[in-house]
Molecule: c-di-AMP riboswitch aptamer (ydaO/yuaA leader)
Organism: Planctomycetaceae bacterium
RNA sequence: AAGGAUCAAUCGCCGAGUCUGCUUCGGCAGAGCGGGGGACCCAAUUUUCCGGGGCGAACUCGAAUCCUUCGAGCGGGGCAUCUUCGGCUCCGAGCCCGUCAGCUAACCCCGUAGGCGUUCGAGGACGGUUCG
Numbered sequence: 001a002a003g004g005a006u007c008a009a010u011c012g013c014c015g016a017g018u019c020u021g022c023u024u025c026g027g028c029a030g031a032g033c034g035g036g037g038g039a040c041c042c043a044a045u046u047u048u049c050c051g052g053g054g055c056g057a058a059c060u061c062g063a064a065u066c067c068u069u070c071g072a073g074c075g076g077g078g079c080a081u082c083u084u085c086g087g088c089u090c091c092g093a094g095c096c097c098g099u100c101a102g103c104u105a106a107c108c109c110c111g112u113a114g115g116c117g118u119u120c121g122a123g124g125a126c127g128g129u130u131c132g
Stems, first nucleotide, its partner, number of pairs: 011117004018031005032112006042102001051100001052097004059073006074092006081125006
């Protein structure tokens, strides 16, 4: 000098998962955001053990050396204002309800976690700072 690991702060990422007030500091009550149930009408009457359904991007198909991997299609995220084009890169899990739920106004109910660390270009728009 380069590289690696850990800790703290700032900032940032996935996600609904943030903010405000009060507090006896255990929590409580709201706002915001997110989700579910639930009429007429409409849809469906074709489907109930081959159960069915919900959150979520997290699905489908094919192949194989076969419970794992690879490929394609499709879906989702990142590359630090917004957007267009290009390029690169990552993910396609998990959990829940409990025999039961189409849509659905009023109405009713629930959640507000957890886990991480990105830095490529060109065009347009908007904004900020400094100098004159």